Background:
Predicted 3D model of a 376-nucleotide RNA (Bacterial RNase P class A) from a Planctomycetota bacterium.
[in-house]
RNA sequence: GAGGCGGGUCAGACGGUUGCCCGCGACAUGCGGGAGGAAAGUCCGGCCACCGUAGGGCAGGGAUGUGGGUAACGCCCACCGGAGGAGACUCCAGGGGCAGGCAACAGAGAGCAGACCGCCGAUGGUUCCCGGUUCGCCGGGUUCACAGGCAAGGGUGAAAGGGUGGGGUAAGAGCCCACCGCGGGGCUGGUGACAGUCCUGGCACGGCGACUGCCUUCCCGGUGCAAGCGCAAAUAGGGGUCGAACGCGAUUCGUCGCGUGCGGGGCUGCCCGCUCCGUUUGAAGACCCGGGUAGCGUGCACGAGCCGUCAGGCAACUGGCGGCCUAGUCAAAUAACCGUCCCCGACAGAAGCCGGCUUAUCGACCCGCCUCGCAC
Numbered sequence: 001g002a003g004g005c006g007g008g009u010c011a012g013a014c015g016g017u018u019g020c021c022c023g024c025g026a027c028a029u030g031c032g033g034g035a036g037g038a039a040a041g042u043c044c045g046g047c048c049a050c051c052g053u054a055g056g057g058c059a060g061g062g063a064u065g066u067g068g069g070u071a072a073c074g075c076c077c078a079c080c081g082g083a084g085g086a087g088a089c090u091c092c093a094g095g096g097g098c099a100g101g102c103a104a105c106a107g108a109g110a111g112c113a114g115a116c117c118g119c120c121g122a123u124g125g126u127u128c129c130c131g132g133u134u135c136g137c138c139g140g141g142u143u144c145a146c147a148g149g150c151a152a153g154g155g156u157g158a159a160a161g162g163g164u165g166g167g168g169u170a171a172g173a174g175c176c177c178a179c180c181g182c183g184g185g186g187c188u189g190g191u192g193a194c195a196g197u198c199c200u201g202g203c204a205c206g207g208c209g210a211c212u213g214c215c216u217u218c219c220c221g222g223u224g225c226a227a228g229c230g231c232a233a234a235u236a237g238g239g240g241u242c243g244a245a246c247g248c249g250a251u252u253c254g255u256c257g258c259g260u261g262c263g264g265g266g267c268u269g270c271c272c273g274c275u276c277c278g279u280u281u282g283a284a285g286a287c288c289c290g291g292g293u294a295g296c297g298u299g300c301a302c303g304a305g306c307c308g309u310c311a312g313g314c315a316a317c318u319g320g321c322g323g324c325c326u327a328g329u330c331a332a333a334u335a336a337c338c339g340u341c342c343c344c345g346a347c348a349g350a351a352g353c354c355g356g357c358u359u360a361u362c363g364a365c366c367c368g369c370c371u372c373g374c375a376c
Base pairs, nucleotide, nucleotide: 001372002371003370004369005368006367007366008365009364010363012341013340014339015338016337017336018335020034021033022032023031024030036347040358041357043356044355045354046353047352048224049223050222051221055272056271057270058269060220061219062218063217065079066078067077068076069075080094081092082091083090084089095215096214099212100211101208102207116154117153118150119149120148121146123145124144125143128141129140130139131138132137162180163179164178165177166176167175181203182201183200184199185198186197187196188195189194228298229297230296231295238289239288240287241286242285245260246259247258248257249256250255261279262278263277264276265275266274267273305324306323307322308321309320310319311318312317
């Protein structure tokens, strides 16, 4: 100097004029403040509310290497294993396995398989060649047929029944051997997933689970700010249907209490269990008809908050100390105009709040690391 990898910050600035919202206020427009890194998606997790209590099981849903972090998580960190890259680094729905299913086509054969091209070849034939010959022939080679043997070589394919090398064989094959791989076992290290090393077995009958189903271990009550709480106002404390037995005691004779049974409600969908209401003077339950209201306040912003620093930790993060307050709308505020500056204006607008993930995105700057080239 160039190329790359990982992380972080910013998100037009300044001034003037007019206007909008919130807070404070001496009530003067006086002071202060007024959209995001994703506000998006609504994919996860919560806070907070309500369901009188909210238990157990089944179903259902989610997660799935190990160990940590966190309020919690399907998130984050570190590590292990695997894949990619020369490297910085990046990625992995990463636990188990033969119940079912799939692997088109090609190919001999795609699961307990298989011979297309080939290799070997007893035996027989044959043209030719070589050697020997006792001249009968013998042996070898070439070539053809073919009993038989092979799956090592080639081909097909995404994938072909371990790989490389050697021995052995008629030719071959874990047939045998060495190493690698795979299975089993011991020891060492580590919290662990695992790693290393040693011993042992010729072992191989596969691949795909982000295919269905099944299993291991862990997690999950429901509904949700249109949750909920309060005030004011108005109407018709409106009308109707369903529904379930007795016994005992007391009595002021109106009725009340207790027990069992029955009817109904709640706890997710179901079951158990628990519990509440009612039991004909018949519910706070379910259903039907009809009428009124739809306004205001609160929830609503001080937070698992932000910044700095110190300590612990590889890190995520945790703790101590100090400082700061940074939108709160609700028919939805932050706009318009002018001037200057430049490096730039992309994606894009809160609606109860927070932690994540995912998606979109113009650029500028900073930090660390990797590789190459040059110079000293």
Model confidence (mean pLDDT): 77 of 100. It matches the Rfam family "Bacterial RNase P class A". Rfam's curators write: Ribonuclease P (RNase P) is a ubiquitous endoribonuclease, found in archaea, bacteria and eukarya as well as chloroplasts and mitochondria. The family's RNA type in Rfam is ribozyme. NCBI's taxonomy places the organism under Bacteria, Pseudomonadati, Planctomycetota.